[in-house]
RNA sequence: UGUUGACAAGGGCAAACUCGCUGUGAAGCGGGGGCGCAAAGCCACAGAUCUCAAGCAAGAGCUUGAGAUGGCUGGGCUGCCACA
Numbered sequence: 001u002g003u004u005g006a007c008a009a010g011g012g013c014a015a016a017c018u019c020g021c022u023g024u025g026a027a028g029c030g031g032g033g034g035c036g037c038a039a040a041g042c043c044a045c046a047g048a049u050c051u052c053a054a055g056c057a058a059g060a061g062c063u064u065g066a067g068a069u070g071g072c073u074g075g076g077c078u079g080c081c082a083c084a
Stems, first nucleotide, its partner, number of pairs: 001084002004082002012037002017032006035071001041077003045074003048069009
């Protein structure tokens, strides 16, 4: 340095489900749990999906505002071990 992750070591994170709490909600936090993950570490910048409110529309839906998801994709920043 790498559009690498086969073997190995020490570790890390934690899906579904579940209990408690918070939130109008999407969801979040903590305990249990462990499907998986080499960035499943960090950032809502672009897209996507979802929620709430208001407005518009005959309706499917659309617009605006405020949010959620980084374990949906892209992008940015940082990083352990091994290998080349």
A computed fold for an 84-nucleotide RNA from a Candidatus Acetothermia bacterium, annotated as c-di-GMP-I riboswitch aptamer. Taxonomically the source falls in Candidatus Bipolaricaulota (Bacteria, Bacteria candidate phyla).